[in-house]
RNA sequence: GAGUGGGCUGGACGGUCGCUGGUGUGGAUGACUGCACUGGAGGAAAGUCCGGGCUCCACAGAACACAGUGGUGGGUAACGCCCACCGCCCGCAAGGGCCGGGACAGUGCCACAGAGAACAGACCGCCGAUGGCCUUUGGGCACAGGUAAGGGUGAAACGGUGCGGUAAGAGCGCACCGCGGGACUGGUGACAGGACCGGCACGGUAAACCCCACUGGGAGCAAGAUCAAGCAGAAGAAAGACGGCUUGCCGUCACGGUGCUGUUCGUGCCGUUGGAUCUUCGGGUCGAUCGCGUUGAGGCGUAUGGGCAACCAUCGUCCCAGAGAAAUGACCGUUCACGACAGAACCCGGCUUACAGGCCCACUC
Numbered sequence: 001g002a003g004u005g006g007g008c009u010g011g012a013c014g015g016u017c018g019c020u021g022g023u024g025u026g027g028a029u030g031a032c033u034g035c036a037c038u039g040g041a042g043g044a045a046a047g048u049c050c051g052g053g054c055u056c057c058a059c060a061g062a063a064c065a066c067a068g069u070g071g072u073g074g075g076u077a078a079c080g081c082c083c084a085c086c087g088c089c090c091g092c093a094a095g096g097g098c099c100g101g102g103a104c105a106g107u108g109c110c111a112c113a114g115a116g117a118a119c120a121g122a123c124c125g126c127c128g129a130u131g132g133c134c135u136u137u138g139g140g141c142a143c144a145g146g147u148a149a150g151g152g153u154g155a156a157a158c159g160g161u162g163c164g165g166u167a168a169g170a171g172c173g174c175a176c177c178g179c180g181g182g183a184c185u186g187g188u189g190a191c192a193g194g195a196c197c198g199g200c201a202c203g204g205u206a207a208a209c210c211c212c213a214c215u216g217g218g219a220g221c222a223a224g225a226u227c228a229a230g231c232a233g234a235a236g237a238a239a240g241a242c243g244g245c246u247u248g249c250c251g252u253c254a255c256g257g258u259g260c261u262g263u264u265c266g267u268g269c270c271g272u273u274g275g276a277u278c279u280u281c282g283g284g285u286c287g288a289u290c291g292c293g294u295u296g297a298g299g300c301g302u303a304u305g306g307g308c309a310a311c312c313a314u315c316g317u318c319c320c321a322g323a324g325a326a327a328u329g330a331c332c333g334u335u336c337a338c339g340a341c342a343g344a345a346c347c348c349g350g351c352u353u354a355c356a357g358g359c360c361c362a363c364u365c
Base pairs, nucleotide, nucleotide: 001365002364003363004362005361006360007359008358009357011335012334013333014332015331016330017329019040020039021038022037023036024035025034026033027032042341046352047351049350050349051348052347053346054220055219056218057217066216067215068214069213070212071085072084073083074082075081086100087098088097089096090095101211102210106209107208108205109204110203123151124150125147126146127145130144131143132141133140134139159177160176161175162174163173164172178200179198180197181196184193185192186191224290225289226288227287233281234280235279236278237277240253241252242251243250244249245248254272255271256270257269258268259267260266298318299317300316301315303314304313305312306311336339
């Protein structure tokens, strides 16, 4: 100088005025309000793509269908995530990528070009030894036929290079490389090495159907739980007579409830002669409370121990937004490298996507 991999951060400080949760303490007493202290968005809160917690519903068992996953071992509550390793490909390297099971279970497809695209193929070319024809016996013709070495087409043409061989050729023979099988050895395993054997047989495609193995019940906090105005429904309800008149009031007595005193008497108030009121019940609307953030698969520690690592165990310490259609803001000053993407709504683990600028670590050439 050029790169590779990973981590952190996401303006700072001060002042004034607000918004919102909690606690304490006052004033009001129907939800209102003052003061003090204190908490108040993110690394992705996002997409809602995977996995779980939680809740309700469903559920004998088995099979089929459907969906998902797909090298091996481990981590985890679980995963399609993470770690380590294996194989293949890319890169000089650090490193990166892989929708990484099966193509001798079966079926399909392989466009265009090309003669031929799968138990292949004579278009050009080569040969024409053998057979045929001609012959001046040297040979000629290219007729039967042989041939996959060369050319040409294609993403792909049925091993490659060399030597031998042949009429020309050909694993036809041989050497090396490749390929197939493979005793045995190492490894938990994927897999690796490989004595020896085989002239080579077996094209590609499963992000085509399909086959194999494993996994999967459904819906979601508007889940769901508790309380419960009003309306409607069902059941039930103690106690009324007389007189007067101005006909809905008054008086007397009676009865019920209640206060004065715990009881009796007495007495005050209220109610009762109705068809409306009241009580109870089950369901449950408006609404309220919980779920809901004091306890979690929680955060932090240059902690200790185990492990290559992901991670696990132990110890210490902390409590860290939260509800209502929803607060987390505005202004001013100072300062710098002039500030990106973006706003919690039940919770958590991941993945993916967006992101101005800055800082750090390890490694490669």

Model confidence (mean pLDDT): 75 of 100. The RNA shown here (Bacterial RNase P class A) has 365 nucleotides and comes from a marine eukaryotic metagenome. The sequence is in RNAcentral, with records from MGnify.